[in-house]
């Protein structure tokens, strides 16, 4: 501190998303240990149960229990002693009484107003901060001063009677007190009335002095005290009042009748409408009152860099509250959580008459919830209440239990250890990764566990002793046998979870195949997913980790700090102006802002800082720091303010002067349209891309003349004037706004903005009455058109015109609010002034408007730039993603139309903006191609042939699908090829490497079978090399690794090709321009076939294309000749002059002239030339498109099959056939047909498992025969279009499909299914709709020839000569393409995008 996401790619705007930190959390998976905190956030929902506020007997009066004592009454009867009758009288219990100690129902004191809970309510003096209080109280506590004398008369406990189920009474009797009530006496108390002194902002306060007058107590005791009353102060609480602070909504604008305020009484501790009478008529209110919603408040916690925002659990302060609502009683203190009463809902108990009850106290239950604990121990410690004390109570509080719910420390072990062990992933099969990690080995023991030992927290009170400070003594632990220490044991008990496309730190393999799934945003998944799921492996964090909910940052994304509003969201449609805000020069004064010093205050806890106590930290303690406020006091006086008297530069008057569609009546012109009248004249008009509807012989348009009438004002006219916009155009006239220049006499800041408000305010609407010529929604009619509720024509009606009214909107636009001051030029425009000069005028200059261009700045960027969007500074409006929607709902305004204010739910991750590359345009502008026109031949129609869809089939294997698939891959499917189908066989395997073993190498011959294959049978006697050791090559059995596979994807690929397209284009380096993406260059002017080339440019070189450099051809020169050639009569020989062959050169370069271009490039024209402007043709194909085409050419990755998708055989298809299409071939005939003649004239090519001549045979295909040739020698070899006569326009002597018959050739084999030949048959078919293709010169067209494959098939392909035209004016138009340019919401790029119904 950022970052992802709008785009093909950039800037910007501008939403959404993330990373961080928080929690009183919950939820998923996991869980060793301990400190320290902390836990119903929902139902202020309802509670069984227990405990939470009692205590005093030194206040009383009973009552009662213990000891002790004595007495007495009865009963008891021990030990002893006896005359055995008895005595005696212990002990014991009853009973009375004194004393001590104790317990305790009830009167009485004192606390139950504190401590605990909770936040439902409240927008309020409730809360927070400083005040005040001269408007108060205040028990217990503490000082002081005084005082406690003398008496009365009830009442409860209790007894007796009664009442009711119970709660709880009633009524007679008696009794006490520190219960209650008179009186005495009292001051420095309290009131009254009157003076006096001193002070206060003011009501007023304080002393004092006199009179009057008014109020007290309680006793008890150990005799030490304790408590009691009155007064006065303090402390402590605590009442009340005030400034300022303190949430959202104006789709809540007016509220308010005790309401405001007086007067008077009343209450109150006290001020007060705190109540009441009367009288008034006020008060609050845009600086947001009232009414609505939501909330306790703060100290303070999160989180922020702060400022800010959000919270308000725990802890602390203050308030409310206590089942819901109302009262009020005691009492210092409440209108009272465990206290009344009354009333409502609940619940409970009832004998139905009645009663009883209140967990937002601690536990606990229920219910709600995502969710939140034990019906524990103990008053030991702190603390509280009561007592004199001991004590008692005390869910307050101290502890323990439960819960990773937060924080914070601790462990899970450490060292060594490479065979880099096994397993496990992964692999290019070598490996590599887990990984020193394991195991081994050698130590440690923190935690847990075992066992010994064992605290601090504890001194107070209390008792004793002392007059007293003091001093002594013993007692007391819940937590706990807890922390803590100590030993002995074992590495033995203790690691999860989230992630691994980018954002963000971490990568592979399987599986699945837009399925399942995942996602915070952007996005994965359609068969090679690092995004799903497993795995291995890595990466964070760690007793946790994730995920959700929320609240801050990031977000400058409500902007005070710290943004904007021409084109992204956003300037009010303009003016006028009250409130507010701001506001010129100079002085003096005030001191309210401002700025300084000092005082209080800003509770503790939190926060920082520092020390310091638990081993350590979290936690805690102690100091200080800070707590930015608020309150007071001093001071200073520049600014802002206030208040006093000035100034004139801002604003305004005056006074000259010109400019102008500025407003408004009123009158006044002419042109033109259109009606009517009437002349003239006739058959059409009009109107449109082209027609019709419509007018016209009832006489139109035209045309003359004459009237009528309504509307708008041609030229003048102009980025020219004017006005606040809106908007204003004919003159002429009154009326009247404003600006302007010039002047400096007058006012003295009177200004600028302006929320509300008010005025104005285009069209079109809308209302009443007028007008109504033209033009015209609607509406009818004619065309277009699939359709045409339109664009086009012809008619037409509201309105358009005028009076009066509403109405309030527009792309009311400069998409720019208004005022004001500064900041370079330059040029034009209007209206004014002033100067100078060579005065119809020219130049200088100044002031107001209106306009282009431009510097500095500004802006994403286009742009703006003295008319700012630039620099300040003011004052209004207004805008926070994009759709829903400027829509609903509510108010307001309208007559209605509708304006004006003005959102929510939901829904997208974008919506936009400027600007860039390209693509597209039924935009431009230039230019090219047989692109069109101009011509030649044809296709589209028969028929045959061939590809092809389709249909068929056991199979009719596959692929190619607009140009750029279809006589294409196939340059040649009877078998084979062959991949298809149908039988019938093989499984390490038809083929390929590698091991072992064997061997007769292979081969021949029989038989079965459709073959593949099986069975047999068997000569010969043993392949090549060799260092003789073996190599090696071939069969043949076996075994697994493999081996095949024309299977699948051409959307995984390579490589090859096909298109634009032989089109002139594509690009880079440096440089510059731009934030940038890009741009320049490569644009421009020429001029070319061409980015050719020349000239100019912020560009200056380069590269891949063009072009040349190669091959062909066309002329010539040389050189060389066999198999060529021939002036040598012929042959043989001889020559090389031709002809020809093949090497070399040479020629052509706009090079020469000449015009025209800029003095260029180059164009046109000539000349010379076999050839003239790249002479013709071929090869050659840039960067790039089209996921273009091929996995069936080959090669590969993945995937699939493995007794089969592999291999082998024999038949069979690939050759079907209602039909559509494209490619050829024949032809419809005389430019022909057939038939003859004869040695008419070529070019290229081929030829040994070939080419084959003469010769014979045959009608003929062939056959028989075999010279001669590996070719300039032989051979294929006949060139055909030609010439001659016939035939005379007919389905023929045209045309040949089609069938039959008989042959011939290849071949193991011509049925499926090959060619050819001879007879015989004689079919469409007469020149081809619509539509379409080729071709510019040795082409077209039209004749033949030959090779490739090929046994053996050619109407096809690939080449080769002959014969050989026509035509081009031109680029308007169609298709393609190439350069500039413009729009563009496209960029998967127009076969794009998109917008409405319907499903």
């Nucleotide at each position: 501190a950022g970052a992802g996401u709008u785009u093909g790619a950039u800037c910007c705007u501008g939403g959404c998303u993330c990373a961080g930190g928080a929690u009183g959390a919950a939820c998923g998976c996991u869980g060793g240990c301990g400190g320290c905190g902390u836990g119903c956030c929902u139902a202020a929902c309802a509670c069984a149960u227990g405990c939470a506020a009692g205590u005093c007997g030194a206040a009383c009066g009973g009552a009662g229990u213990u000891a002790u004592u004595u007495g007495c009454u009865g009963a008891u009867g021990a030990a002893g002693c006896u005359u055995c009758g008895g005595c005696a009288g212990a002990u014991u219990c009853u009973u009375a009484a004194a004393c001590a100690a104790c317990u305790u129902a009830g009167u009485g004191g004192c606390g139950g107003a504190c401590g605990g809970g909770u936040g439902a309510g409240u927008a309020a003096c409730g809360c927070g901060u400083g005040g005040g209080c001269a408007a108060c109280c205040u028990g217990c506590c503490u000082u002081a001063u005084a005082c406690c004398g003398g008496g009365g008369g009830a009442u409860a406990g209790c007894a007796g009677u009664u009442g009711g189920a119970a709660a709880c009474g009633a009524c007679u009797g008696a009794u006490a007190a520190u219960a209650c009530c008179g009186c005495a006496u009292a001051a420095g108390c309290g009131c009254a009335c009157a003076g006096c002194a001193u002070c206060g902002c003011a009501u007023g306060a304080u002393g004092u002095c006199g009179u009057g007058u008014g109020a007290a107590a309680a006793a008890c005791u150990c005799c030490g005290g304790u408590g009691g009353u009155a007064u006065a102060a303090g402390a402590u609480g605590g009442a009340c009042c005030c400034g300022c602070g303190u949430c959202a909504g104006a789709u809540u604008a007016g509220a308010u009748a005790g309401u405001u305020g007086g007067u008077g009484a009343g209450g109150u501790a006290a001020c007060g409408g705190c109540u009441c009478a009367c009288c008034a008529a006020g008060u609050c209110g845009a600086c947001g009152a009232u009414c609505u919603g939501u909330a306790g408040c703060c100290g303070g916690a999160c989180u922020g860099a702060g400022a800010g925002g959000u919270c308000g659990a725990a802890c602390g302060g203050c308030c409310a509250c206590a089942u819901u609502g109302g009262g009020a009683c005691u009492g210092a203190g409440a209108c009272a959580c465990g206290g009344c009463c009354c009333a409502g809902a609940c619940u409970c108990c009832u004998a139905c008459g009645g009663g009883a009850g209140g967990c937002a106290g601690c536990a606990g239950u229920g219910g709600g919830g995502g969710a939140u604990a034990u019906u524990g121990c103990a008053c030991a410690a702190u603390g509280g209440a009561g007592g004199a004390a001991a004590c008692u109570c005390u869910g307050a509080u101290g502890c323990a239990g439960c819960g990773a719910c937060g924080c914070c420390g601790c462990g899970u072990g450490a060292g060594u250890g490479a065979a880099g062990a096994a397993g496990u992933a992964u692999u290019u099969c070598g490996g590599u990764a887990u990984g020193u990690a394991a195991a081994g080995c050698u130590c440690u023991a923190u935690c847990a566990g075992c066992a010994g030992g064992g605290a601090a927290g504890a001194a107070a009170g209390c008792c004793u002793c002392g007059c007293a400070a003091g001093a002594g003594g013993g007692a007391u632990g819940a937590c706990g046998g807890u922390a803590c220490c100590u030993g002995a044991c074992u590495a033995a008990g203790a690691a999860g979870c989230c992630c691994c496309g980018g954002c963000u730190a971490a990568c592979u393999a399987c599986g699945u195949g837009c399925c399942a799934g995942c996602a915070g945003c952007c996005g994965c998944g359609g068969u090679a997913a690092u995004a799903c799921g497993u795995a291995g492996g890595g990466g964070g964090c760690a007793a946790g980790c994730g995920u959700u909910a929320u609240c801050c940052g990031g977000a400058u994304u409500u902007a005070c700090u710290g943004g904007g509003u021409g084109u992204a969201a956003a300037g009010g449609g303009a003016g006028c102006g009250c409130a507010g805000a701001c506001g010129g020069u100079a002085u003096a004064u005030c001191a309210a802002g401002u700025c300084u010093g000092g005082a209080g205050u800003g509770a503790a806890a939190c926060c920082c800082c520092a020390c310091a106590g638990c081993u350590c930290a979290a936690c805690u303690g102690u100091g200080g720091g800070c707590u930015u406020g608020c309150u007071u006091u001093g001071g200073a006086a520049a600014c802002u303010g206030g208040u006093a008297a000035a100034c004139u530069a801002g604003a305004g008057u005056g006074c000259u002067g010109g400019a102008g569609a500025g407003a408004u009546a009123a009158g006044c012109g002419g042109a033109a349209u259109u009606c009517c009248u009437g002349g003239u004249g006739u058959a059409g008009c009009g109107g449109u891309g082209a027609a019709a509807u419509g007018c016209g012989u009832a006489g139109a348009u035209a045309u003359c003349a004459g009237g009528a009438g309504g509307a708008a004002c041609a030229c003048c006219g102009g980025u020219g004037g004017c006005g606040a916009a809106g908007g204003c155009g004919g003159c002429u006239u009154a009326u009247u706004g404003g600006a302007c220049a010039g002047u400096a006499a007058c006012u003295g800041a009177c200004g600028u903005u302006g929320a509300g408000g008010c005025u104005c305010g285009a069209a079109g609407g809308c209302g009443u009455g007028g007008g109504g010529a033209g033009c015209a929604a609607a509406c009818a009619g004619g065309a277009u058109u699939a359709g045409a509720u339109a664009c086009c024509c012809u008619g037409g009606u509201a309105g358009u015109c005028c009076a009066c009214g509403c109405g309030g909107u527009a792309a009311a636009c400069g998409a720019u609010g208004a005022a004001u001051a500064c900041u370079a030029g330059g040029u034009g425009u209007u209206g004014g002034g002033a100067g100078a000069c060579a005065u119809a005028g020219u130049c200088u200059u100044u002031c107001a408007g209106u306009g282009c261009c431009g510097u500095c700045g500004c802006u994403a960027a286009c742009g703006c730039a003295g008319u700012a969007a630039g620099u300040a500074a003011u004052c209004c409006a207004c805008c926070u993603g994009g759709g829903g929607a400027g829509u609903a709902c509510g108010g307001c305004c309208g007559c209605a139309a509708g304006g004006c204010u003005g959102a929510a739910a939901c829904u997208c991750a974008a919506a936009g903006g400027a600007a860039u590359u390209g693509a597209c345009g039924g935009g431009g502008g230039c230019c090219c191609g047989c692109a069109c026109a101009a011509g030649c031949a044809g296709u589209g129609g028969a028929g045959u042939a061939u590809g092809u869809g389709g249909a068929u089939u056991a199979a009719u294997u596959c692929g190619a699908a607009g140009c750029a698939a279809c006589g294409c891959g196939a340059a040649g499917a009877a078998c084979c090829u062959u991949a298809c189908c149908a039988g019938g066989u093989c499984u390490u395997g038809a083929c390929a490497u590698c091991g072992u073993a064997c061997g007769c190498a292979u081969a021949g011959c029989u038989c079965a079978g459709a073959g593949a294959u099986g069975a047999g049978u068997g000569a010969a006697a043993u392949c090549u090399c060799u260092u003789c050791g073996g190599a090696g090559a071939c069969g043949u059995a076996u075994a697994g690794a493999c081996g095949g596979g024309u299977g699948g994807u051409g959307c995984a690929u390579g490589g090859u090709u096909g298109u634009c397209g032989u089109c002139a284009g594509c690009u880079c380096g440096u440089g510059u321009c731009g934030u940038g993406a890009g741009a320049u260059g490569u644009u421009g002017g020429g001029u070319u076939a061409a980015g050719u080339c020349c000239c100019g440019c912020a560009a200056c070189g380069a590269g891949c294309g063009c072009a040349a450099c190669c091959c062909u051809u066309a002329u010539g020169u040389u050189u060389a000749g066999u198999u060529g050639c021939u002036a040598c009569g012929c042959a043989a020989g001889a020559g090389c002059a031709c002809u020809c062959u093949a090497g070399a050169c040479a020629g052509a370069c706009u090079g020469c002239c000449g015009u025209u271009g800029a003095c260029a490039a180059a164009a046109c024209g000539g000349a010379g030339g076999a050839a003239g402007g790249u002479g013709g043709g071929g090869a050659u194909g840039a960067c790039g498109u089209c996921a273009a085409a091929u996995c069936a050419u080959c090669a590969u990755g993945c995937c699939c099959c493995u007794u089969a998708u592999g291999a082998c055989c024999u038949g069979g298809g690939c050759c079907u056939c209602a039909c559509a299409c494209g490619u050829a071939c024949u032809a419809c005939a005389a430019u022909g047909g057939c038939u003859g003649c004869a040695a008419a004239c070529a070019a290229a090519g081929g030829g040994a498992a070939g080419c084959g001549a003469a010769g014979c045979a045959g009608u003929g295909a062939u056959g028989c025969g075999g010279a001669g040739c590996a070719a300039a020698u032989c051979c294929c070899c006949a060139a055909a279009a030609g010439c001659a006569g016939u035939c005379u326009u007919a389905g023929u002597u045209c045309g040949g499909a089609u069938u039959g018959u008989a042959g011939g050739c290849u071949g193991c084999a011509a049925c499926u299914c090959g060619c050819c030949u001879a007879c015989a048959u004689g079919a469409a078919g007469u020149c081809g709709g619509a539509a379409u293709u080729g071709c510019u010169a040795g082409u077209a067209a039209u004749c033949g020839u030959a090779g490739a494959u090929c046994a053996g098939c050619a109407u096809g392909c690939u080449a080769c000569g002959g014969u050989g035209a026509a035509u081009a004016c031109g680029u308007u138009c169609c298709c393609g393409g190439g350069c500039c340019u413009u729009g563009u919401a496209c960029u998967c790029a127009c076969c794009g995008c998109c917008c409405g119904u319907c499903a």
Model confidence (mean pLDDT): 84 of 100. The RNA shown here (small-subunit ribosomal RNA) has 1399 nucleotides and comes from an uncultured bacterium. Rfam family: Bacterial small subunit ribosomal RNA.